The RNA shown here (c-di-GMP-I riboswitch aptamer) has 76 nucleotides and comes from a Chloroflexota bacterium. The coordinates come from a structure-prediction model, not an experiment, and the mean pLDDT is 87.
RNA sequence: UCCCGAAAAAGGCAAAGCCGUCGCAAGGCGGAGACGCAAAGCCACGGAACUCAGGAGAGUCAGCCGGGCAGCCGCG
Repeated sequence: UCCCGAAAAAGGCAAAGCCGUCGCAAGGCGGAGACGCAAAGCCACGGAACUCAGGAGAGUCAGCCGGGCAGCCGCG
């Protein structure tokens, strides 16, 4: 440096539903909560999906897949 990921250790994140709040919505944020996660850390670059719109278009989603960037631990 690359690959791999343990019934290991330390630490981390937090689905659904609920409460509050923002948004037309998808959904965001905060709280408690844990189904899960070795990137479930970050980035809408490509595709998928979703929302608004008559359409042009404008958005959402990183916990759908690919890609980019950076990163903890070590039975290996």